A computed fold for a 78-nucleotide RNA from an Actinomycetota bacterium, annotated as c-di-GMP-I riboswitch aptamer.
[in-house]
RNA sequence: UCACGAUAAGGGCGAACUGGCCGUGAGGUCAGCUAGCAAAGUCGACGGGCCUGAUUGGCAGGUGUCCGGGCUACCGAC
Numbered sequence: 001u002c003a004c005g006a007u008a009a010g011g012g013c014g015a016a017c018u019g020g021c022c023g024u025g026a027g028g029u030c031a032g033c034u035a036g037c038a039a040a041g042u043c044g045a046c047g048g049g050c051c052u053g054a055u056u057g058g059c060a061g062g063u064g065u066c067c068g069g070g071c072u073a074c075c076g077a078c
Base pairs, nucleotide, nucleotide: 004076005075012037013036017032018031019030020029021028022027035065041071042070043069046068047067048066049063050062051061052060053059
């Protein structure tokens, strides 16, 4: 350095649910709490899936805790 991920250390994130606010909606955001997460950091203007807008297509939007991929990153047992 690559790979790997421990009943390690210090920290981090955090669905569901509840409350406030925002949105037609999917959903977002803040707080609490928690199942969990070694990338549950980031990219939805990388691809696919799923969801919403009356929705088959088109168009617009949402989801990064659905999967693959890109970029970046703490620690160091085997």
The sequence was found by an Rfam model in a public genome assembly.
Rfam family: c-di-GMP-I riboswitch aptamer. Its family is annotated with cyclic-di-GMP binding in the Gene Ontology.